[in-house]
RNA sequence: GGAGCCGGACAGGCGGCCGCGCGACCACCCCGGGUACGGGGUGGCGCGAGGAAAGUCCGGACUCCACAGGACAGGGUGCUGGGUAACGCCCAGGCGUGGUGACACGCGGAAAGCGCCACAGAAAGCAGACCGCCGCGGGCACGCCCGCGGUGAGGGUGAAACGGUGAGGUAAGAGCUCACCAGCACGGCGGGUGACCGCCGUGGCUCGGCAAGCCCCACCCGGAGCAAGGCCAAGCAGGGACAGGGUGGUCCGCCCGCGACGUCCCAGGUGGGCCGCACCGAGGCGUCGGGUGACCGACGCCCCAGACAGAUGGUCGCCCCCGCGGCGUCGGCGACGUCGCCGCGGGACAGAAUCCGGCUUAUCGGCCGGCUCCUCCC
RNA sequence: CGGGAUGUAGCGCAGCUUGGUUAGCGCGCCUCGUUCGGGACGAGGAGGUCGGCGGUUCGAAUCCGCCCAUCCCGA
Numbered sequence: 001g002g003a004g005c006c007g008g009a010c011a012g013g014c015g016g017c018c019g020c021g022c023g024a025c026c027a028c029c030c031c032g033g034g035u036a037c038g039g040g041g042u043g044g045c046g047c048g049a050g051g052a053a054a055g056u057c058c059g060g061a062c063u064c065c066a067c068a069g070g071a072c073a074g075g076g077u078g079c080u081g082g083g084u085a086a087c088g089c090c091c092a093g094g095c096g097u098g099g100u101g102a103c104a105c106g107c108g109g110a111a112a113g114c115g116c117c118a119c120a121g122a123a124a125g126c127a128g129a130c131c132g133c134c135g136c137g138g139g140c141a142c143g144c145c146c147g148c149g150g151u152g153a154g155g156g157u158g159a160a161a162c163g164g165u166g167a168g169g170u171a172a173g174a175g176c177u178c179a180c181c182a183g184c185a186c187g188g189c190g191g192g193u194g195a196c197c198g199c200c201g202u203g204g205c206u207c208g209g210c211a212a213g214c215c216c217c218a219c220c221c222g223g224a225g226c227a228a229g230g231c232c233a234a235g236c237a238g239g240g241a242c243a244g245g246g247u248g249g250u251c252c253g254c255c256c257g258c259g260a261c262g263u264c265c266c267a268g269g270u271g272g273g274c275c276g277c278a279c280c281g282a283g284g285c286g287u288c289g290g291g292u293g294a295c296c297g298a299c300g301c302c303c304c305a306g307a308c309a310g311a312u313g314g315u316c317g318c319c320c321c322c323g324c325g326g327c328g329u330c331g332g333c334g335a336c337g338u339c340g341c342c343g344c345g346g347g348a349c350a351g352a353a354u355c356c357g358g359c360u361u362a363u364c365g366g367c368c369g370g371c372u373c374c375u376c377c378c
Numbered sequence: 379c380g381g382g383a384u385g386u387a388g389c390g391c392a393g394c395u396u397g398g399u400u401a402g403c404g405c406g407c408c409u410c411g412u413u414c415g416g417g418a419c420g421a422g423g424a425g426g427u428c429g430g431c432g433g434u435u436c437g438a439a440u441c442c443g444c445c446c447a448u449c450c451c452g453a
Stems, first nucleotide, its partner, number of pairs: 001374008010365001012319007020048004025044008050349001054360002057358005062225004074221005079093005094107005108216002113214002115210003130155002132151008163181006182206002184203008229275004238266005246258004283302008320347009330337002379452007388405004398436001407423005429445005
């Protein structure tokens, strides 16, 4: 100098004019009043979107309903250990795959059981003889043909064909036997909390894929959602089902009738206000400490949007960043590059609605930190 | 704001559970026949990013994830 990997933070700045929402604040004015105060307006002061406020894909808080406990059913998650209120999130580690590398991506079980593996191919799952090869028998027109059997080593098909190389062996072959290599299972020893790793021995054991098919194993999950739910006001029309404290008939019970309170369903009515809800939180920032890290703890400081048609905007000026074009300057033979000025264009995605923690998706652009590879110079 | 469903030819729908060889059906459309002409009828034919993008798999309309659009319900 070039190419790249990972992480973090930002999301134009300043000023003028006009404008919007909110308030346990201040001042003035108006209205009401039981003289405590309440409501409204104007001005001032203070505060006023995001990294995703989005999708609503997960997880919680909160609220209501249901509920003795457990199991089944159903749904979800899935290497191991940790973090957390919890998670399908995050961190660290393990194994595999890809990459020269920084690094990225994936993840229970297929030698429990069931099922599927189209087409092609001879054969597709306790494998299988189409061609070829070999043996035996027969025929012959002596090129060969037919029948029976052996053979998965060769050809060809397929996404996938039951280890690889060499030697022995054989009629030809084959883990049939042997040596080495690769894998697997079992046993032992060692390391690690564990996933797993290393070493030794034994066994010819060579055993296909799919679980985002059923399933098995382990763990988790009651349902609904702030239009939850509570209170007030207004308005309307009741009907049915269940359950039923009590009460009448009766001496009592069975039984028959009435039926408060309650739950659900249908029909009808309303679409107003207050709380939930916006002080205080799994809160933010800073310092220190613990931890490899996610994260945790202590101390200090701060209070940080909030409505119910839904506020955070418009315009002007200067500056900033990026791209293109022109002119000048410097370097270079040149393509081109540096610096300055001018003109044009661009400055994204997007917009809180009960509140948090994540994930995913959208996003112009530059900034910061760490790391890798290649080339050159000292 | 919250919850649920759907997306396949121009239109209305099957197929998706149990993945498979060329994705079907009706109406419509095109050509030919029949008719003086039209309709009806008969014969033949065309027309599909299976909403989009990834993933699992040998193979995806179908299974899984993300995104988009439309519809329905709830005070």